[in-house]
Context: one part of a larger RNA
Molecule: small-subunit ribosomal RNA, central domain
Organism: metagenome
């Protein structure tokens, strides 16, 4: 290499857009491809087959066969190719309706913590398995009443929603992507994927400037302990929140790549839509989203129209275990680091 895999044994890039691969119905034309016939090469040995020679065999020698190619030439035209037309089911625009925590930018609310001011009030409070640290007689906790200020938005809230994924949850406003679900007017294959490449990526970290309630790596004290660099307590500073800019990683999971097309059902639930009437219900219907479960699959778990089924198309990746996602060289980073990525050696 062929072959054989990827949900949980190795193995699906974190996710998207987009050049070479494949590609829808027809109709004519055309024959590189493709397939038939003929012609020429296809050197001897080798290899295969039937002889034949060394006593046998290796070995040698003879004649066929073959050398699966390659130029050519006559035809065939189904697939594919190509050129030219036509189509409408893939796709897409248009037209009416829908639902939504999609985004991005401004305003705004009310609980609640904490802080500060004044009133009340008096000794304890806090914390714990138990304690002490702490914090109060300079008036704390508790309790009423103003103000300040960051940060998250209880109920609703739902295997509910949207979004390509990270992700997304008070209201309101503004601009702004995407989907569904009805007509079926219009384009007419405009379509899938997708090596490089480009963008977008939670958290936590890094520049800069801000902000800082509450929580909280470090750090400090208090306990527990044989020790406690822990767990449990008081306390607390990067951080957490805002801009703008890097980092580019995650159990970035569904551990399941995208696209299409076929294969019993049965129950929920979201967003539509239709018919039917008993006017809130029942039947169909299309997309999402959940539980069950037949073929069929699977080493088994278990998957099962949202497939891990059965089949096509293109990308990715995987080939014992350490040693290693490591070193070294490369591109990226400010840096932490990332990416791409091996030997020896060992079992």
């Nucleotide at each position: 290499c062929u072959g054989g895999g990827c949900g949980u044994a190795a193995a699906g890039c974190g996710c998207a857009c987009g050049u070479a691969g494949c590609g829808g119905a027809u109709u004519u034309g055309u024959c590189a491809g493709u397939c038939a016939g003929g012609g020429g090469u296809g050197a001897a040995a080798u290899c295969c087959c039937g002889g034949g020679g060394c006593u046998c065999a290796a070995c040698c020698u003879c004649g066929g066969a073959a050398c699966u190619g390659c130029c050519u030439u006559u035809g065939a035209u189904a697939c594919a190719g190509c050129a030219a037309g036509u189509c409408u089911u893939g796709a897409g625009u248009c037209c009416g309706g829908a639902a939504g925590a999609g985004g991005u930018g401004g305003g705004u609310g009310g609980a609640a913590u904490u802080c500060c001011u004044a009133g009340u009030g008096u000794a304890g409070a806090g914390g714990u398995g138990a304690a002490a640290u702490u914090c109060g007689u300079a008036g704390a906790u508790g309790u009423u009443a103003g103000g300040a200020a960051g940060a998250a938005c209880a109920c609703c809230g739902g295997u509910g929603g949207c979004g390509a994924a990270g992700g997304c949850g008070g209201c309101c406003c503004a601009c702004u992507g995407g989907u569904c679900c009805g007509g079926u007017a219009c384009u007419g294959a405009c379509g899938c994927u997708g090596a490089g490449g480009u963008g977008c990526g939670a958290a936590a970290g890094c520049g800069u400037g801000g902000g800082g309630a509450g929580c909280a790596a470090a750090c400090a004290g208090g306990a527990u302990u044989a020790g406690a660099u822990a767990c449990c307590c008081u306390g607390g500073u990067a951080g957490u929140c805002c801009a703008c800019g890097c980092u580019g990683u995650a159990a970035a999971c569904g551990a399941u790549g995208g696209a299409u097309g076929c294969u019993a059902g049965c129950c929920g639930u979201c967003a539509g839509c239709a018919a039917g009437c008993a006017u809130g219900c029942u039947u169909g219907u299309u997309g999402g989203u959940g539980g069950c479960g037949c073929a069929g699959c699977u080493a088994a778990c278990g998957c099962a129209u949202u497939a891990a089924g059965c089949a096509u198309c293109c990308c990715g990746c995987c080939u014992g275990g350490g040693g290693a996602g490591u070193a070294c060289g490369g591109c990226c980073g400010c840096a932490a680091g990332g990416u791409u990525a091996a030997a020896a050696c060992u079992c």